Predicted 3D model of a 671-nucleotide part of an RNA (large-subunit ribosomal RNA, domain II) from Compsopogon caeruleus. A source record names the gene rrlA. Its mean pLDDT, the model's own confidence on a scale to 100, is 82. NCBI's taxonomy places the organism under Eukaryota, Rhodophyta, Compsopogonales, Compsopogonaceae, Compsopogon.
[in-house]
Context: one part of a larger RNA
RNA sequence: GCCGGCGACUUGUAUGUAGUGGCAGGUUAAAGCAGAGAAUGCUGGAGCCAUAGUGAAAGCGAGCUUGAAUAGAGCGAUAGUCACUAUUUACAGACCCGAACCCGGAUGAUCUAGCCAUGGCCAGGAUGAAACUUAGGUAACACUAAGUGGAGGUCCGAACCGACUGAUGUUGAAAAAUCAACGGAUGAGCUGUGGCUAGCGGUGAAAUACCAAUCGAAUUCGGAGCUAGCUGGUUCUCCCCGAAAUGCGUUGAGGCGCAGCGGUUGAAAUUAAACUUAGGGGUAAAGCACUGUUUCGGUGCGGGCUGCGAAAGCGGUACCAAAUCGAUGCAAACUAAGAAUACUAAGUGAUGAAUCAAUCAGUGAGACAGUGAGGGAUAAGCUUCAUUGUCAAAAGGGAAACAGCCCAGACCACCAGUUAAGGCCCCUAAAUAGUUACUAAGUGGCAAAGGAGGUGGGAAUGCAUUAACAACCAGGAGGUUUGCUUAGAAGCAGCAAUCCUUUAAAGAGUGCGUAAUAGCUCACUGGUCUAGUGAUCCUGCGCCGAAAAUGAACGGGACUAAGUAACUUGCCGAAUCUGUGGGAUGUUUAUGCAUCGGUAGGGGAGCGUUCUGCUUAGAUUGAAGCAUUAACGAAAGUGGAUGUGGACAAAGCAGAAGUGAGAAUGUCGGC
Numbered sequence: 001g002c003c004g005g006c007g008a009c010u011u012g013u014a015u016g017u018a019g020u021g022g023c024a025g026g027u028u029a030a031a032g033c034a035g036a037g038a039a040u041g042c043u044g045g046a047g048c049c050a051u052a053g054u055g056a057a058a059g060c061g062a063g064c065u066u067g068a069a070u071a072g073a074g075c076g077a078u079a080g081u082c083a084c085u086a087u088u089u090a091c092a093g094a095c096c097c098g099a100a101c102c103c104g105g106a107u108g109a110u111c112u113a114g115c116c117a118u119g120g121c122c123a124g125g126a127u128g129a130a131a132c133u134u135a136g137g138u139a140a141c142a143c144u145a146a147g148u149g150g151a152g153g154u155c156c157g158a159a160c161c162g163a164c165u166g167a168u169g170u171u172g173a174a175a176a177a178u179c180a181a182c183g184g185a186u187g188a189g190c191u192g193u194g195g196c197u198a199g200c201g202g203u204g205a206a207a208u209a210c211c212a213a214u215c216g217a218a219u220u221c222g223g224a225g226c227u228a229g230c231u232g233g234u235u236c237u238c239c240c241c242g243a244a245a246u247g248c249g250u251u252g253a254g255g256c257g258c259a260g261c262g263g264u265u266g267a268a269a270u271u272a273a274a275c276u277u278a279g280g281g282g283u284a285a286a287g288c289a290c291u292g293u294u295u296c297g298g299u300g301c302g303g304g305c306u307g308c309g310a311a312a313g314c315g316g317u318a319c320c321a322a323a324u325c326g327a328u329g330c331a332a333a334c335u336a337a338g339a340a341u342a343c344u345a346a347g348u349g350a351u352g353a354a355u356c357a358a359u360c361a362g363u364g365a366g367a368c369a370g371u372g373a374g375g376g377a378u379a380a381g382c383u384u385c386a387u388u389g390u391c392a393a394a395a396g397g398g399a400a401a402c403a404g405c406c407c408a409g410a411c412c413a414c415c416a417g418u419u420a421a422g423g424c425c426c427c428u429a430a431a432u433a434g435u436u437a438c439u440a441a442g443u444g445g446c447a448a449a450g451g452a453g454g455u456g457g458g459a460a461u462g463c464a465u466u467a468a469c470a471a472c473c474a475g476g477a478g479g480u481u482u483g484c485u486u487a488g489a490a491g492c493a494g495c496a497a498u499c500c501u502u503u504a505a506a507g508a509g510u511g512c513g514u515a516a517u518a519g520c521u522c523a524c525u526g527g528u529c530u531a532g533u534g535a536u537c538c539u540g541c542g543c544c545g546a547a548a549a550u551g552a553a554c555g556g557g558a559c560u561a562a563g564u565a566a567c568u569u570g571c572c573g574a575a576u577c578u579g580u581g582g583g584a585u586g587u588u589u590a591u592g593c594a595u596c597g598g599u600a601g602g603g604g605a606g607c608g609u610u611c612u613g614c615u616u617a618g619a620u621u622g623a624a625g626c627a628u629u630a631a632c633g634a635a636a637g638u639g640g641a642u643g644u645g646g647a648c649a650a651a652g653c654a655g656a657a658g659u660g661a662g663a664a665u666g667u668c669g670g671c
Stems, first nucleotide, its partner, number of pairs: 001671006011092004016087008026049001028047001032043001033041002053060002063075004095233002098230001102223006113197009122187001124156003127152001131148006160184003165180004199215001201211003208217001236606006246259004260363002262360006274348006286335002291331003295327005302320002304317005366391010396407003411582004416578002422572003425557003431569001433568006444559001450544002454541006461534003471528005477501003482496003507522001511520002583596005607660001609657008618648001625644005631638002
C1' cells in the first nucleotide's frame, strides 16, 4: 500500500411540542396484594394533572387588583388527562477516537551521582628539591665546589582512564560505534566486590546534570471513559423546500439571549411586484445671502515710511490694510434655492403570492465585480461601510486556458427546430458576404507627459496675372567711423539717440566675422520665370517617446484585411426557448394550470441486515452461501437459469435492534 472483518447520535429518568389511540367534567394509577413465576388481574385512588381566577397579602370570587370612583387600565371568565410513537431539552462518559497535565498507593541506586567498608592496578625513560658526605672556607656560622640522595596534583610515553578534530557510518557491524589524530597517565588517579541515600525526594567540583536507552520533576497501577470552546472521523435510496457568514453585547477559533435569513404545521382573511395619487426631505448637481476660505480693481478706518514744525499740528506716499462697493473662485463638518432614486401612506392589482402564530434547525471567519464613500499614496488580489449582482450552494455556452466577468438557471429521453452572449479564411460550427471610408504602423495584437512638413476630413483667413511663394541674376548707397564710452568701438562689447539725403530699393542695421577696419549675409528693391502660395484652428487614423532576463504582450497558422469606423442582409451558436414522448410534486378536480440546480439545514416516502411472534409455503428428487449470466424496478434493490456446494431456510403481516463504511497518521488479520 491493497484486500477482508470490526468501527461512531445509544440507554435510563424527567419536561416541552406534534401525531395516533382510550376515557372525558374528569383522567390516571405508585408501592403493595393475588399469582411458583411471568403475562395478567371488574386488586390498590396514597398521590399528580385538570376542574377559577385575581391580589404583595388579608381577602374577595366570574370576577379580582389599582383607585375617591359606578371612570380608565392590567390579568381573567374551563378541555383535559393517561398511554404509545416521533422529536427537542436537562442530568448522567451522552456521537466516536485523541492530549499535555493534576492527585493517591506502590516499584526502582545491577545504568548513573555522591558517600561508606574491604581489596586490586599504574611498562619504560627524563628531570634531579630537601637532607647528608667530602674538600675548600670562617673566630664560629655563613658561603663555594664535587659527590651522595631521590622530592614532585613535575616532564616524555604504553597498559588503564578519557573524548579536542576530521572522515566513515546515518533502514549503521553499533538506539552513540569504527579509523586517523588527540588529553591525563603517583594522582582531587583508575578499578573489583559489598553496602547507604527515593520522586512534594535523592545525589550533584552545578550541566537543570544524573536517579535502569525515561527527568524543569522516574517508573507503574489507580482516580479515569479527567477535561479538550481544538483537529480528525461519522456507514442505504429516492422525493419536496432551502439558508447564513449580519445588528446589539467587557464578544473575539466558542456560546447564549433578542433581532435577521430556512423547514414544518396551523390560523385568520390579511396582503407582494407593478401602476396611479399624495407626502416629508436637504443628498447629487448648483450657488456664494449666511459660516469660513480665495484673487483682482475702486474708496481707504488704522498702521508704516517720510517733509515742515519747539510742540500741537499741517502735508506727502508706486507700502501694509479694517470696513465697504464692483468683478472671480472653493467647502464632509456652508445653503436664500434644489433633483433623480429611495422611503411612507392610500387606491387599483386578487389569480398566483405574501402575512401572523407555534415549533424545530443551521448560520453569525465570507469572496470578487459594478456603483457611492471613509482609511491608505483618489497604492494593493489592501482595509472598513452602504447598495446591486454572481460565487459560496450553479452545471451549460462565451471570455485560448480562467469560483466571483458576459449569456443563461440542468426533472428524464431525442441523430428535431429556434435563439442569447459571442462568432462566421484554416485549426473550428457559420460570409474569403455587400456598401462607404480610413490605416501602411503588422498599427490592429500593452503605457504617459512631451515631440514631429506622416496622412484623411472640416472651418475661417493673408498674398497673388498691376505676376504672388520658391529659385536664379543684379542692387543693398551718401551725410557717417551718428553721439557717448573706450587703448580701439567704424551697422554688429556697452549706453543714448535712431534723423536727413540720393533713390526702383537699402535699418544709424538680421546673423556670421575683425584687435579695430576689412569681408560674407539679411531686411528692402529691380529683373528672369509663371500659378498658386503662406500662416492658423477643429477633427479621424497612424509615428517617435518604448530597456530584463527561453521566442513568450493576436490561442496558433497566418492576415494589408482575415485591421479600424459605420451601415445592410444571411448564417452558426447553450442543458435557454420550442417540438415529440415520458416521470414526479403541488393544487381550489381541471381534456387543466404551475413547479421539479442545490451546500448547511428542515420535511416526506421507501430499500436492505440480525433476532422474535403469527400465518403460508419449502429442502439430500439438493437449503443457505459462492461463481457466471438473462429479466424487472426511478433508486436502495429484486430475481430466473446454469454450475459449485452439502444442510438448512423463504414469503406475507407485525415486533425488537449491537441495522448499512471509503476515508478517523482508525483497529485486527492476510498478502